[in-house]
Context: one part of a larger RNA
Molecule: small-subunit ribosomal RNA, central domain
Organism: metagenome
C1' cells in the first nucleotide's frame, strides 16, 4: 500500500461552521478525458515458464514460443463516469400561515430563606455528637417579636417533559436576538453530503486586572476518634464560589455509540402540530409528520446486548486504532502570564 477494526476488549475528534479534497438526483443532445474494442510501434539479452533439441542421463547449454500484466500513437464504440450546452422537480433552500420552548443576550423587578445590625420580650442556657469536646452565652446568647443590611440561589410546579451543535439552560417581566416544528405548495432549479486544515464555541478548576463576599468552603488553626488520623466527625476559616473585562482549552467533555441519506415487521407511553370522524361544544377514537422513553420481529453480537432514535441492511466522507509496562513520559515544535495543553518517540522489559 493493502487486511480486520472503533457502546463494553485498543480505537469516534468535546462540539459546531466551513476551504481545499472525496462523493453526488431525474431526463435529453453533444464531446470523447477516464473506460471498452481493434491495428501499429516500443516493451535489450539473460533470467522465470512452456515444448523441442544437444552432451549416455541430470545439473548445464542450445532453438523457438509465450510472457513482459506497461507506455506512445492511430482507427472506432458512447453504456457509465467526467466536461460543455439545454432541461426538470422528488435532494436542498426560499416565500406565505401557524403553535411550543429552563434557546442566547442585557435591564428591572419580586418572595422564601439564611447571616449581619438596631429595638422590644425574656433568662441560663445554646450548640453540636454515636457519646462529647473545642465553640456561643450573665459585656445577657439560644427563643421569639419588630425594623434595617447584604450577597447568593431560585421551594412547589417539575414530567426517562422541554430547549440547544455541544458545553448547557429553570422566579417574574421587558427590550434584542438564534434555531427547530407543522401546514401550504407560490417561487429557486442539484444551489447537496462530507469535511484534512483553518476560524469559532467550550461544565469545573486554575490565572490576570477591578469590583464584591451572605451561605458554603480547598488550605489553614482547633476538639474528637485513633495505634497513630496530615482523614473520615465536630467548632472556626482564608483563596474560591458570584459579578464586569481578559486568559486558561481540559473532563467519565458518556448513548463511554462521527456526521449524512436510504431501506427493513411490530405494541405501549409522552411532548409539539396538522388532518379526519364525532359533538351544540370540549373530550374520546382513527391517520399522519416531528422529538423523546419503553418492551420486543428479523437480523446482528464474543456475550451483554442494540433492534425505524440500530450496534441490523447498505452508500458518501471525516476521526481512530494495530499487545502490556515505559508513557500521555521525554525531546523538538507551536500555543500559555503561569499553572500547564496540543503533537508525541525511544532504550529497556514483559
Nucleotide at each position: 500500500c493493502u487486511g480486520g477494526g472503533c457502546g463494553u476488549a485498543a480505537a469516534g475528534g468535546g462540539u459546531g461552521u466551513c476551504u481545499a479534497g472525496g462523493c453526488g438526483g431525474c431526463a435529453c443532445g453533444u464531446c470523447a478525458a477516464g473506460u471498452c474494442g481493434g491495428g501499429a510501434g516500443u516493451g535489450a539479452a539473460a533470467u522465470c515458464c512452456c515444448a523441442c533439441g544437444g552432451c549416455u542421463u541430470a545439473c548445464c547449454c542450445g532453438u523457438g514460443g509465450a510472457a513482459u500484466u506497461g507506455c506512445u500513437u492511430c482507427c472506432g464504440a458512447a453504456a457509465c463516469u467526467g466536461g460543455c450546452g439545454a432541461g426538470c422537480u422528488u435532494g436542498a433552500g426560499u416565500g406565505a400561515g401557524g403553535g411550543a420552548g429552563a434557546g442566547g443576550a442585557u435591564a428591572g423587578c419580586g418572595g422564601a430563606a439564611u447571616u449581619c445590625c438596631c429595638g422590644g420580650u425574656g433568662u441560663a442556657g445554646c450548640g453540636g455528637u454515636g457519646g462529647a469536646a473545642u465553640g456561643c452565652g450573665u459585656a445577657g446568647a439560644u427563643a421569639u417579636c419588630g425594623g434595617g443590611a447584604a450577597g447568593a440561589a431560585c421551594a412547589c410546579u417539575c414530567g426517562u417533559g422541554g430547549c440547544g451543535a455541544a458545553g448547557g439552560c429553570g422566579g417574574c417581566u421587558a427590550u434584542c436576538u438564534g434555531g427547530a416544528c407543522c401546514u401550504u405548495a407560490a417561487c429557486u432549479g442539484a444551489c447537496g453530503c462530507u469535511g484534512a486544515a483553518g476560524c469559532a464555541c467550550g461544565a469545573a478548576a486554575g490565572c490576570c486586572a477591578g469590583g464584591g463576599g451572605a451561605g458554603c468552603g480547598a488550605a489553614c488553626g482547633g476538639g474528637a476518634u485513633u495505634a497513630g488520623a496530615u482523614a473520615c466527625c465536630c467548632c472556626g476559616g482564608u483563596a474560591g464560589u458570584c459579578c464586569u473585562g481578559g486568559c486558561c482549552g481540559u473532563a467519565a467533555a458518556c448513548g463511554a455509540u462521527g456526521u449524512g441519506c436510504a431501506c427493513u415487521u411490530g405494541g405501549u407511553g409522552u411532548a409539539g402540530g396538522a388532518g379526519g370522524u364525532a359533538u351544540c361544544g370540549a373530550c374520546c377514537c382513527c391517520u399522519u409528520c416531528u422529538g423523546u422513553g419503553c418492551c420486543g420481529a428479523a437480523g446482528c453480537u464474543a456475550a451483554c446486548g442494540c433492534a425505524u432514535u440500530a450496534a441490523g441492511u447498505g452508500c458518501a466522507c471525516c476521526g481512530c486504532c494495530u499487545g502490556g509496562g515505559g508513557a500521555g513520559u521525554a525531546c523538538g515544535a507551536c500555543c500559555g502570564c503561569a499553572a500547564g495543553g496540543u503533537u508525541g518517540a525511544a532504550a529497556c522489559u514483559c